[in-house]
Context: one part of a larger RNA
RNA sequence: GAACGAACGCUGGCGGCAGGCCUAACACAUGCAAGUCGAGGGAGAAGCCACUUCGGUGGUGGAGACCGGCGCACGGGUGAGUAACACGUGGGAAUGUACCCUUGAGUCCAGGAUAACCGCUGGAAACGGCGGCUAAUACUGGAUAACGGCUCCGGCCCAAAGUUCCGGCGCUCAAGGAUCAGCCCGCGUCUGAUUAGGUAGUUGGUGGGGUAAAAGCCUACCAAGCCGACGAUCAGUAGCUGGUUUGAGAGGAUGAUCAGCCACACUGGUACUGAGACACGGACCAGACUCCUACGGGAGGCAGCAGUCAGGAAUAUUGGACAAUGGGCGCAAGCCUGAUCCAGCCAUGCCGCGUGAGUGAAGAAGGCCUUCGGGUUGUAAAGCUCUUUCAGAUGUGAAGAUGAUGACGGUAACAUCAGAAGAAGCCCCGGCUAACUUCGUGCCAGCAGCCGCGGUAAUACGAAGGGGGCGAGCGUUGUUC
Numbered sequence: 001g002a003a004c005g006a007a008c009g010c011u012g013g014c015g016g017c018a019g020g021c022c023u024a025a026c027a028c029a030u031g032c033a034a035g036u037c038g039a040g041g042g043a044g045a046a047g048c049c050a051c052u053u054c055g056g057u058g059g060u061g062g063a064g065a066c067c068g069g070c071g072c073a074c075g076g077g078u079g080a081g082u083a084a085c086a087c088g089u090g091g092g093a094a095u096g097u098a099c100c101c102u103u104g105a106g107u108c109c110a111g112g113a114u115a116a117c118c119g120c121u122g123g124a125a126a127c128g129g130c131g132g133c134u135a136a137u138a139c140u141g142g143a144u145a146a147c148g149g150c151u152c153c154g155g156c157c158c159a160a161a162g163u164u165c166c167g168g169c170g171c172u173c174a175a176g177g178a179u180c181a182g183c184c185c186g187c188g189u190c191u192g193a194u195u196a197g198g199u200a201g202u203u204g205g206u207g208g209g210g211u212a213a214a215a216g217c218c219u220a221c222c223a224a225g226c227c228g229a230c231g232a233u234c235a236g237u238a239g240c241u242g243g244u245u246u247g248a249g250a251g252g253a254u255g256a257u258c259a260g261c262c263a264c265a266c267u268g269g270u271a272c273u274g275a276g277a278c279a280c281g282g283a284c285c286a287g288a289c290u291c292c293u294a295c296g297g298g299a300g301g302c303a304g305c306a307g308u309c310a311g312g313a314a315u316a317u318u319g320g321a322c323a324a325u326g327g328g329c330g331c332a333a334g335c336c337u338g339a340u341c342c343a344g345c346c347a348u349g350c351c352g353c354g355u356g357a358g359u360g361a362a363g364a365a366g367g368c369c370u371u372c373g374g375g376u377u378g379u380a381a382a383g384c385u386c387u388u389u390c391a392g393a394u395g396u397g398a399a400g401a402u403g404a405u406g407a408c409g410g411u412a413a414c415a416u417c418a419g420a421a422g423a424a425g426c427c428c429c430g431g432c433u434a435a436c437u438u439c440g441u442g443c444c445a446g447c448a449g450c451c452g453c454g455g456u457a458a459u460a461c462g463a464a465g466g467g468g469g470c471g472a473g474c475g476u477u478g479u480u481c
């Protein structure tokens, strides 16, 4: 000098764009953050209409539950762990892939249940139990079977769901594509030798198992290998990268925001479902913690968005809207979406603008200094002549939306109006380093980045006048180059 997710002190007018718990991966009250489909199914509340013997009945309607489908593995958060094929880069073969696209073939015949519901019933609750009824694109059996699978090459084996007036929408099997994902390898990737030896599923083989898939991935047996001063092992530290920052560069430091990948979801473990998870707002077990309880037993997981407590030098609203972009479901209308788009708070940063312009010497008054002549503050002020950016007031009022639809927002912008009116501070002045005098103090009080100032004339302390620098900021501290 530059930089910062900064903090602190003094000060503070406006706008645009960005950023905002770096600490306790501490604990969390409350609300919201994942639903949707009636064109799969059975029942069906309120409301409305009609009839009524006033008890109800029929139609329409479609709430909230139930079965079922798809989604919930995305999106959002965090950086604890991880020195590793985790990441980066370049290759590879032994794989899977819902929805989407293309193509071929099929969609036949049957069946038994079960929730909702009804009845009885247990429990404080959470939640159940027993009996009975019923449907399906839920479930099961049979048939069919190749360009599919297996094969001893003879053969054997495997599916489906309907719906609509039709068109069509679906369903099943198979092949291909696309996308996404899993796996393997070369190279690169922090510090310590005051860590030198490490390793028994360890290294390889065979048989078996296992996976979507190669493999000690697992297992039995056999062999005795494998890694290591080109640093194994151990210990410490750490998410990695594109990038960011500094620097002429080489290099150093760093990994906030944004983007890609990884890992995690109270702690540890496990699998289930599924195309996909060993699953943040799913399940089970164990643990710690918190809460409810009728003491028998139950409930919970903000590293989602807000918000609270705590910690800390320190980091925001329990806001609006689905209008746009995108996502889920749906034929659609649409519903959901704290993703997102916006608004609020904060000089946290960057950028822009303003706090007036011209004229004005009696060089006013006042202040300060003085050799008492004067000098300086200083064209500075006043005065005179103007202007109105920004802020303010009134009116008009968008684009963003493609036919309808705008949270932002009566916002931006535009027009008109009034009046210099509402808007300047901070640090420094011994040298480095731009900027000097007086008074006070008297090795005191104090200053200080280094050298050093202060013990009676201190340009170095404190104040004033003057000056220098930057300016809605200026200084200090911290960190990096």
Stems, first nucleotide, its partner, number of pairs: 001481004006477005013353006019346002021311001027308002030306003035070003040067002047060005077264003087188006095181002100177008108142004117132006148157003162169002190236003197227003202224008239261004243254004266287005289300004317343001319342003325339001326337004356386004366377004390422001392417005400408001425470005430451003436465005446453002